[in-house]
RNA sequence: UGGGAGAUCGUCUAAUGGUAGGACGCCGCGCUCUGGACGCGGUAAUCAUGGUUCGAAUCCAUGUCUCCCAG
Repeated sequence: UGGGAGAUCGUCUAAUGGUAGGACGCCGCGCUCUGGACGCGGUAAUCAUGGUUCGAAUCCAUGUCUCCCAG
RNA backbone atom coordinates (compact mmCIF):
# COMPACT_ATOMS: atom_id res chain seq x y z
C1' U A 1 0.00 0.00 0.00
C1' G A 2 -3.98 -3.61 -1.81
C1' G A 3 -7.85 -7.26 -0.30
C1' G A 4 -10.94 -9.39 3.62
C1' A A 5 -13.18 -9.54 8.66
C1' G A 6 -14.55 -7.05 13.07
C1' A A 7 -16.07 -2.79 16.87
C1' U A 8 -22.97 -3.62 21.43
C1' C A 9 -23.21 -2.51 29.54
C1' G A 10 -16.89 -3.27 33.51
C1' U A 11 -16.24 -8.54 30.75
C1' C A 12 -18.47 -12.31 27.44
C1' U A 13 -22.50 -12.76 24.16
C1' A A 14 -27.71 -12.19 21.58
C1' A A 15 -31.13 -9.06 18.80
C1' U A 16 -35.61 -10.82 10.73
C1' G A 17 -35.57 -2.54 9.71
C1' G A 18 -40.17 -2.06 14.90
C1' U A 19 -39.48 -1.64 23.56
C1' A A 20 -31.35 -2.85 22.91
C1' G A 21 -31.87 -8.70 26.01
C1' G A 22 -29.10 -12.65 28.72
C1' A A 23 -24.85 -14.53 31.65
C1' C A 24 -20.82 -13.14 34.81
C1' G A 25 -19.27 -8.84 37.69
C1' C A 26 -20.73 -4.71 40.92
C1' C A 27 -24.53 -2.47 44.47
C1' G A 28 -28.87 -3.24 47.78
C1' C A 29 -32.29 -6.52 50.32
C1' G A 30 -33.79 -11.45 52.09
C1' C A 31 -31.87 -16.11 54.11
C1' U A 32 -27.55 -17.38 57.85
C1' C A 33 -24.56 -16.93 64.58
C1' U A 34 -20.88 -14.92 60.43
C1' G A 35 -19.29 -15.87 55.46
C1' G A 36 -20.18 -18.63 51.09
C1' A A 37 -24.03 -20.74 48.32
C1' C A 38 -29.12 -19.66 47.08
C1' G A 39 -33.49 -16.19 46.12
C1' C A 40 -35.32 -11.12 44.78
C1' G A 41 -34.39 -6.20 42.96
C1' G A 42 -31.15 -2.57 40.83
C1' U A 43 -26.80 -0.87 37.95
C1' A A 44 -24.86 -0.19 32.93
C1' A A 45 -23.78 -0.41 26.23
C1' U A 46 -24.85 -0.06 20.02
C1' C A 47 -16.71 3.14 17.54
C1' A A 48 -17.43 8.45 15.15
C1' U A 49 -19.89 11.68 11.49
C1' G A 50 -23.39 11.92 7.66
C1' G A 51 -27.21 9.56 4.31
C1' U A 52 -31.69 6.24 3.16
C1' U A 53 -36.37 5.19 5.89
C1' C A 54 -42.54 6.57 9.23
C1' G A 55 -38.71 3.93 12.02
C1' A A 56 -31.42 2.01 11.77
C1' A A 57 -27.32 -1.89 16.40
C1' U A 58 -29.07 -3.76 11.55
C1' C A 59 -28.95 -0.91 4.96
C1' C A 60 -25.39 2.89 2.30
C1' A A 61 -20.94 6.46 2.32
C1' U A 62 -16.59 8.38 4.72
C1' G A 63 -13.26 8.21 8.80
C1' U A 64 -10.78 5.90 13.38
C1' C A 65 -9.00 1.53 15.76
C1' U A 66 -8.07 -3.99 15.99
C1' C A 67 -7.18 -8.78 13.54
C1' C A 68 -6.06 -11.92 9.09
C1' C A 69 -3.98 -12.53 3.98
C1' A A 70 -0.79 -10.61 -0.04
C1' G A 71 3.33 -7.57 -1.47

Transfer RNA from a Candidatus Kerfeldbacteria bacterium, 71 nucleotides, folded computationally.
The prediction has a mean pLDDT of 81.
It matches the Rfam family "tRNA".